RNA sequence: CUGUUAUCAAGAAAGGCGGAGGGAUUAGACCCAUUGAAGCCUUAGCAACCCUUUAUUUAUAAAGAAGGUGCUAAAUUCUACUUUAUUACUGAAAAUUUCAGUAAUUGGAUAGAUAACCA
Repeated sequence: CUGUUAUCAAGAAAGGCGGAGGGAUUAGACCCAUUGAAGCCUUAGCAACCCUUUAUUUAUAAAGAAGGUGCUAAAUUCUACUUUAUUACUGAAAAUUUCAGUAAUUGGAUAGAUAACCA
């Protein structure tokens, strides 16, 4: 880096070096930051993907945390694309229904992150 599968509103921070940016990318919004951002290191923690043990129905469940990753502000910070559905408003036709537009909620897609496997 390509593809497949799974997950992404839960959880968990201190110190040292560093010295102005950061929240993936584009735009907007909103935040974090000299009471110290990014990055690197140390220690600690969270979680349970790989993993370990047990049970059996062989694919699940329970327990665990030595090891490989990951993570430790805010939902993947929010919105963008779509409209299945619902609601509200506006306009038109019409006569209590249909159509169009806008907004909100929900769902989906794209993109991204992480893990395992594959090339």